[in-house]
Context: one part of a larger RNA
Molecule: large-subunit ribosomal RNA, domain IV
Organism: Chamaesiphon polymorphus CCALA 037
Order: sequence, then C1' cells, then structure tokens
RNA sequence: CUCUCUCUAAGGAACUCGGCAAAAUAGCCCCGUAACUUCGGGAGAAGGGGUGCCCAUAGCAAUAUGGGUCGCAGUGAAGAGUCCCAGGCGACUGUUUACCAAAAACACAGGUCUCCGCAAACUCGUAAGAGGAAAUAUGGGGGCUGACGCCUGCCCAGUGCCGGAAGGUUAAGGAAGUCGGUCAGAGAGCAAUCUUGAAGCUGGCGACUGAAGCCCCGGUGAACGGCGGCCGUAACUAUAACGGUCCUAAGGUAGCGAAAUUCCUUGUCAGGUAAGUUCUGACCCGCACGAAAGGCGUAACGAUCUGGGAGCUGUCUCGGAGAGAGACUCG
Repeated sequence: CUCUCUCUAAGGAACUCGGCAAAAUAGCCCCGUAACUUCGGGAGAAGGGGUGCCCAUAGCAAUAUGGGUCGCAGUGAAGAGUCCCAGGCGACUGUUUACCAAAAACACAGGUCUCCGCAAACUCGUAAGAGGAAAUAUGGGGGCUGACGCCUGCCCAGUGCCGGAAGGUUAAGGAAGUCGGUCAGAGAGCAAUCUUGAAGCUGGCGACUGAAGCCCCGGUGAACGGCGGCCGUAACUAUAACGGUCCUAAGGUAGCGAAAUUCCUUGUCAGGUAAGUUCUGACCCGCACGAAAGGCGUAACGAUCUGGGAGCUGUCUCGGAGAGAGACUCG
C1' cells in the first nucleotide's frame, strides 16, 4: 500500500451525477394513528410507552394488577421495518434481454373493430392428414387499446375495406368472314417448267361474343391517415369577442400544456434554499400535445424514475487508531 472488518473528538451530506456505501430502524405487548380513498384500503401510517428478577393478590392456567429489587444496558448475545412529503410513468400480482438493460418495455382483466354457420374462419403440410375442437357465435381466429372514473370531436378528397351493378375498358376461349401454304385434277409446253386449282390437312388476320378486375356509383375512422394562411377592427395603450379574403376533404373540439413532448430556454411569475440549469404550482408565445399508435384524472401497488425533509451516520471537513488476510523484508 491492497482486501475484509472494529472504533473514532467536534460537526452531520458540507461528500457526490446521485446519501453510492455505511450507519440507523427492528421481536412482542399497550396507547395512538393524517390527507386521500375504488370504503377494501392507506396502516406496522406517523408518534409514544413497556419489556429482567423476586414477592403478594386474582385466576385451573396463560396472564393481569400492586409492591420490591439489580445492572451502563432486561426482544441484555444472534437473527428481525428507516420514516415522511410531493411529482412523472405504468392501474394492480406477473413476464423479459441464460452471460452488461427488470424498466416507463411485454403481458394482463376490461374496451372495441373485424373474420368465421362448421367439411368454419385461420394455421401446418406437395398430399393424405392434423391442429382449431371430440369445440359450435355467451364459441373460435386476427388487429388495436389496456383496471377504474369522465370522455373519445371534425374530415370519406387520397389509400384500404364493404356494397352496387347501368355504362366504359378488358383475357383465354368461341367465331361469321377474309387472306395464305400444301395438293388430286385441269390447261399450256418436246421437255424443264408455268398457270389454274376441288376436298382434306394446315397457317395468318378477324367483325362479333366473352367473367372477375379496373374506371364508375355509394358507404365506412376504436380502417391507413389528415385536422390552414393573410389582412383589418373596441373611446389611453394593448389585445381582438367581430369583419374581410384565399385555400382545403376538413381546418385540432374537450382536456392537458416549457410536458418522458419547448428549439429559442436556466421562458416569466410564485414556492422551497443564504444561494435552486433540477423540483413543485401557475401562465400559454404548443419550434413540433390531443382524444383507443387513446385524452385527462385516479385510491392501491413498484428492487421504477425525479425533487424535498426527519432520523442516522467516517460519504465528507480529515484524518486517526486497531484486528485479521495479502503485498514487502529476512529465512
């Protein structure tokens, strides 16, 4: 010097990103216990007192009451909640990155949309077949949301989905017709060959016919999604309930708001501190919240995150002493 411990005057978080670590609390009995609340809870809230031994009394006893007595100390050693206030997120118990993340992520009960009538939808398999299910819509599959409370606004122009079938477009196939190839035969020629050419076979084009789809017509947002700009105006000023205008499918409603979202920003004001880029309460100028990619609240819950306080302490001022194990020296 390192590790694991013990103690430490005065102070007591001044340490530090942060009370990290340590200290502190602790059993049982009695008293007592707030806001808030879903009336269950919160709650072991908080905060106090007691605790050994002996005798007496009551009692079957556990024990209770009274009296006495010893120690610094009586749950005499060991083991055995720290607590409070406020806020964010997630309702909750649960689940997760085996070996850097346990969470605000996942799940969840509940909500809602959608598909499926059973040889179901859907999934696996080339198939047979299997799951779904020895089930049957109070069932099963899929998506989103995520207890509960109050709610969930406007837009169907685009995309998707559902419905419609008049019209337009539209495939293979069919096909009247038309144009070829081949070729029996016929004609010409001495011949080579040329011309013509029925049937059959075969090829090209092809009016017309021809479903779904698309175009089209409607519907649909707890479907994918979207939810404006400029100018003026009130008898101080300022502001603009109001007006004008342009654009749009419609221009963001309720609620919330410098927020897990705010760039400017340590916004401004208030609170807390001697002093507060954090925190809490407000304001609203929302760069760029917003209503099931849910909005706003919410008791309880959390090895969650943030701020404050009490207690407590070697975290610190700032070190010191000691024990054990190493290192080191000698052997």